[in-house]
Small-subunit ribosomal RNA, central domain from an uncultured bacterium, 350 nucleotides, folded computationally. Its mean pLDDT, the model's own confidence on a scale to 100, is 87. Its Rfam family is "Bacterial small subunit ribosomal RNA".
Context: one part of a larger RNA
Order: sequence, then C1' cells, then structure tokens
RNA sequence: CUAGGCGUAAAGCGCUUGUAGGUGGUUGGAUAAGUCUGUAGUGAAAUUUCCCGGCUUAACUGGGAAGGGCCUACGGAUACUGUCUGGCUUGAGUGUGGAAUGGGGUGACGGAAUUCCCGGUGUAGCGGUGAAAUGCGUAGAUAUCGGGAGGAACACCAAUGGCGAAAGCAGUCACCUGGUCCAAUACUGACGCUGAGGAGCGAAAGCUAGGGGAGCAAACAGGAUUAGAUACCCUGGUAGUCCUAGCUGUAAACGAUGUUCACUAGAUGUGGGAGGUAUCGACCCCUUCCGCGUCGACGCUAACGCAUUAAGUGAACCGCCUGGGGAGUACGGCCGCAAGGUUGAAACUC
Repeated sequence: CUAGGCGUAAAGCGCUUGUAGGUGGUUGGAUAAGUCUGUAGUGAAAUUUCCCGGCUUAACUGGGAAGGGCCUACGGAUACUGUCUGGCUUGAGUGUGGAAUGGGGUGACGGAAUUCCCGGUGUAGCGGUGAAAUGCGUAGAUAUCGGGAGGAACACCAAUGGCGAAAGCAGUCACCUGGUCCAAUACUGACGCUGAGGAGCGAAAGCUAGGGGAGCAAACAGGAUUAGAUACCCUGGUAGUCCUAGCUGUAAACGAUGUUCACUAGAUGUGGGAGGUAUCGACCCCUUCCGCGUCGACGCUAACGCAUUAAGUGAACCGCCUGGGGAGUACGGCCGCAAGGUUGAAACUC
C1' cells in the first nucleotide's frame, strides 16, 4: 500500500468557520475528455502455450504459429461521468407573520447569609472532636438587639426542563446583539455537503501588569492521631479564587460514539409551535412539525448493550488505529514570558 477497523479491546481532532481538494438534485441541447469499440502500428530475442522435427527417450534443442499490458494514429458509439449552454423546484437560501429561550455583551439595582467595625443588654465560658488539644475570652468573648463597612455568590422557583458549535450559561431590570422553531405563502434557482493546511472560540489550574480581598483555601505554622504521619481530623493561614487588559491552549474537553443526507415497527413522558374537535372561554382529546428523555420490534454487537437522537441499512467527505513496555519520552522544528504545549522516534526488552 491493500485490507479490516475506531461506545467499553489500539483508534473520532475539545468545538466551529472555511481555502485547496473530493463529492453533488432534476430536465433538454451541444461536445466527445473519461468510458466502450473497430482497424493499423508498436509490443527485440530468449522465456510461456500449441503443432511439427532432431539427439534410442526425456531433459535439452531446431522450425512454425499463438498469446499479452501500456502506448500511438485514424474511424465509430453516446447510456453514465466530465465540459459548455438553456430550463425546473423538491436540496439550500431570502422575504412575510408569529413563538420560546440561564445564548452572548454592557450598565444599574435588590434581598438573605458569612466576616469585620461601632454602640446596647449580659457573664464565664466559647469553639472544636471519635475523644482532645492548639485557638478565642474578665483588656468582657460566645449569645442577643440596633447601626455601619466590604467582597463574593444568587435559596425557593428548579425539572428526567430550557438555550448554546463546544467550552459553557441562572437574583431583578434596561439597552445592544446571535442563533433556533412554527404557519402560510412569495422570491432566488443547485447557490449544496465535507473539509488537508489556515483562522477563530476554548473549563479549571497557571503566568504578566494594575486593582480588589468577605468567605473558602494549595503552600506554610501549630494541635491531635500514629511505631512514624512531611497525610486523613482540628485551630489558624498566604498565593489563588473576584475585576480589567493580555498570555497559556490543555482536561475522564465524555454520549469515552466526527459532520451531513436518505431509508427502516411501535409505546410512553416532557419542552416549543401550528391545526382540528369541544367549550361562554380555558382544560381534556385528536393530528402534525421541531427538540429532550425512558422502554422496546427488526437488524446489529465478542458480550454489555444500541435500537427513527442507531452502535441498524446505504451514500459523501475528513480525522485516527495496526502487540505490551521503553514513551507521549529523546532529538530536531514550530509556539510560549515561564510553566510547558504541539509534532514525535529508536536502541533495548517481553
């Protein structure tokens, strides 16, 4: 390479966008590049196959014929693919009218709680644990009432529920802004799908600079436990956690399941919309489209399980795997302030 694979055995890039490339609905016409076909040329000899002959036979060997890829020239066919050209509307998109939404950004506001400060009441304990001690407290703590400061997070609603490409998103209000769904129809007319590189986004921790700092809390200190205890438990506590501007670019970034399209029994719950029935109206009930779940037939699977949200049946494109360890290491390249990231071996060994 071929082939077989990628939920859990090795294997789906963390997620998008998009360049090249690959691939592509329906129907006319043209062309004849691919495709198919005819003729001619080329396809050395030996070899191979067949026939005839020579060594007593065979091996061996002489002669004749056949065979065949690629290629070249000329002619023919036009279903499919390509190219050019003209249509179509079902794919895709735009408009119109509605709908839901913790999607994103900025600003303002709110209440509960913790901590601290001030004042009142009040007195000897509080706190903590398996039990204690360190710690706090007669310089008046804990408890309780009133006032104030400040930071962070938003109980109930809350859901197996919603939104987002993923990461993720939740107090309330306002403004700016993205995507989605439904209904009826008008318009554009294949404008589509995927996507090597590229670009963008990307939890937490970490880094740079400047702010902020209530609670929590790596490191650190002390008290316990223990044979020891650089831990688990307790008392403290600094980075950090928060904000602004940048960097980092990784996670069990998981559905361990790439994206898109088509097809293939159902049952049930739930979120959003539309229609029908019914009604004074709403609910209920029925139909249908889009999501999110549970169960389950066929089928698939090594099994577990998956099962119209497929791991079923097919199509298009991309990524990845090829025994364990060495090793996601070394070296080199690229990126980064660093930490490190990315690409990524071999010897050796079983």